[in-house]
RNA sequence: GAAGUCCGCCAGGCAGCCGCUGUGCGCAUCGUGCGCAUGGAGGAAAGUCCGGGCCCCAAAGAGCAGGAUGCCGGCUAACGGCCGGGCGCAGCAAGUCGAAAGACCCAAGGCGACGGAAAGUGGCACAGAAAUCACACCGCCGAUGGCCCCGCAAGGGGAUCAGGCAAGGGUGAAAUGGCGGGGUAAGAGCCCACCGCAGACCGUGGCAACACGGCUGGCACGCUAAACCCCAUCCGGGGCAAGGCCAAAUAGGGAAGCCAUGGCGCUGCUCGCGCCGCUUCCGGGUAGGCUGCUAGAGCGCCGCGGCAACGCGUCGCCCAGAGGAAUGGCUGCCGGGCAGCUUCGGCUGCCGCACAGAACCCGGCUUAUCGGCGGACUUCCAAU
Numbered sequence: 001g002a003a004g005u006c007c008g009c010c011a012g013g014c015a016g017c018c019g020c021u022g023u024g025c026g027c028a029u030c031g032u033g034c035g036c037a038u039g040g041a042g043g044a045a046a047g048u049c050c051g052g053g054c055c056c057c058a059a060a061g062a063g064c065a066g067g068a069u070g071c072c073g074g075c076u077a078a079c080g081g082c083c084g085g086g087c088g089c090a091g092c093a094a095g096u097c098g099a100a101a102g103a104c105c106c107a108a109g110g111c112g113a114c115g116g117a118a119a120g121u122g123g124c125a126c127a128g129a130a131a132u133c134a135c136a137c138c139g140c141c142g143a144u145g146g147c148c149c150c151g152c153a154a155g156g157g158g159a160u161c162a163g164g165c166a167a168g169g170g171u172g173a174a175a176u177g178g179c180g181g182g183g184u185a186a187g188a189g190c191c192c193a194c195c196g197c198a199g200a201c202c203g204u205g206g207c208a209a210c211a212c213g214g215c216u217g218g219c220a221c222g223c224u225a226a227a228c229c230c231c232a233u234c235c236g237g238g239g240c241a242a243g244g245c246c247a248a249a250u251a252g253g254g255a256a257g258c259c260a261u262g263g264c265g266c267u268g269c270u271c272g273c274g275c276c277g278c279u280u281c282c283g284g285g286u287a288g289g290c291u292g293c294u295a296g297a298g299c300g301c302c303g304c305g306g307c308a309a310c311g312c313g314u315c316g317c318c319c320a321g322a323g324g325a326a327u328g329g330c331u332g333c334c335g336g337g338c339a340g341c342u343u344c345g346g347c348u349g350c351c352g353c354a355c356a357g358a359a360c361c362c363g364g365c366u367u368a369u370c371g372g373c374g375g376a377c378u379u380c381c382a383a384u
Base pairs, nucleotide, nucleotide: 001380002379003378004377005376006375007374008373009372010371012334013333014332015331016330017329018328020040021039022038023037024036025035026034027033028032042355046366047365049364050363051362052361053360054239055238056237057236066235067234068233069232070231071085072084073083074082075081086114087112088111089110095104096103097102115230116229120228121227122224123223124222137169138168139165140164141163144162145161147158148157149156150155177195178194180192181191182190196219197217198216199215201214202213203212204211205210243291244290245289246288253282254281255280256279257278258277262276263275264274265273266272298317299316300315302313303312304311305310335353336351337350338349339348340347341346
C1' cells in the first nucleotide's frame, strides 16, 4: 500500500421568527397569568423475549407437580446476557496439485439447545433384501452332502438342489470401521501392519473443558433426548392503572345533644321507648389533587489491576419528566441524496433528508435503519 473480516462511534450544521412544556427568580394574583433565565427523545425510545431494582400480596422447613437452563473457566445485582478458552461443523481469500472440471488444505473471521443413547420406553417417511434380537435383490462360491457325465479304479469334469459368503453392484440422510497384504471353495478382524475406535487403565501438561503419549481390547455400543425420559442447577404471585397521602358536592353509616304541644309504631288510654325531624362531630369511599417521578447498578476525563468482559480509585458534571399525554411549525445559508443539462469548471430542478417518538427505572437480546467517521486483526505485495 491492497484485499478481507470484526469491533466501536456519529445520526445533518448554523441563524432568525412564532409556539408547547418542566424548573428557578421577579411582579401581579381567588383559580392563575405575565416577564426574564435555563432544560426538553433514541440508538434503537420499538418488540415486550430474558434478567434485576422498587412496591403490594403470600410465605416455618422439606418434598411433589410444573417451567427454564445445560462443554469449561470467568464477569455481573442478576440473566437464557457478555468475555476468554476447549471441542465439533461448514467454508471465502491465499496456498498446493491439476490441461480443465475440480480435489486437498483452509488465516482473521462465521456457525453450534455442545449434559446423558452400555437405566427404560418410543420413532426412523420414501427407497431398499434389510433401519436393530433384523437381513440377501443382482452377485461370488458351491470346499462339504446329494445329482449328471467320463474312467476298471485312483481320480477328473459339469450343472447348481441343499448350503456357504457379504468382497463388488444397487437403495438410502444413515447399511455394523478404512486401506493394503495374508488367507479361503468364495469370503469375512478370520489373521497381520498402519490409520481410526473403545477403556471405569497409566503418565505428562492444563484450575477445568480437553490435548499429547503409552498400555490393553479385534472392534463391541446404528441414528434420534428443539421424542418421552434420566441427571444437575435455578425459579412464590402480580405489577407504577404497583403503592402511599390529602380529600368536595350528593347519597348512605356511626356517636352525642336538642325539641313539640308534631306524625307513625308498640297500644284502646297514661307513662315510657323506638323511628321520622333539627344541630354538632367522627370515620369509610368517589370525583379531584399531591406523591411515587427521575441523583442513578448514573455520565465524562484520567490513573491502576485484568488477555478481555469487568473491577477499584481521584476529580468534575446534573443530563426530559408529559399526563386526552409537551419536545413542534415557517424561512434563509451551508451540507447530503436523486434527476436533467454541461464548454467537465459547474448550472438548474426536486426531496426537508435513514429507521423511528419517552410514559417507574436499569442490564441484555431481537428486529428496523440513508449516510459517514475511527480502530483492531489476518493474508498478500514492496521497502528497511